[in-house]
This is a predicted structure of a 78-nucleotide RNA (c-di-GMP-I riboswitch aptamer) from a Deltaproteobacteria bacterium. Lineage of the source: Bacteria > Pseudomonadati > Myxococcota > Myxococcia.
């Protein structure tokens, strides 16, 4: 330095649910909350998948805590 990720240490995030606000909606933001997470940090202008709006066009949007992938990072046992 790289990969792996522990009966290690310091920390981090925050599911469901509740409250308020935004949005037609999926959903998002803030506070509370702690199911869980080795990236549950970021990217949907990479490929799938799911969801919403629309009569439809596959047109517009959402989900990174759905999967793959890209990218940046803490620790240090083996």
């Nucleotide at each position: 330095c790289c990969a792996c990720g522990a009966u290690a240490a310091a920390g981090c995030c925050a599911a469901a649910c509740c409250u308020g606000c935004c949005g037609u909606g999926a959903g998002g933001c803030a506070g509370g909350g702690u199911c869980g997470g080795a990236a549950a940090g970021c990217c949907a202008a990479c490929a799938g998948g799911c969801c919403u709006u629309g009569a439809a066009a596959c047109a517009a949007g959402g989900c990174g805590g759905c999967u793959g992938g890209g990218u940046u990072g803490c620790c240090a046992a083996g």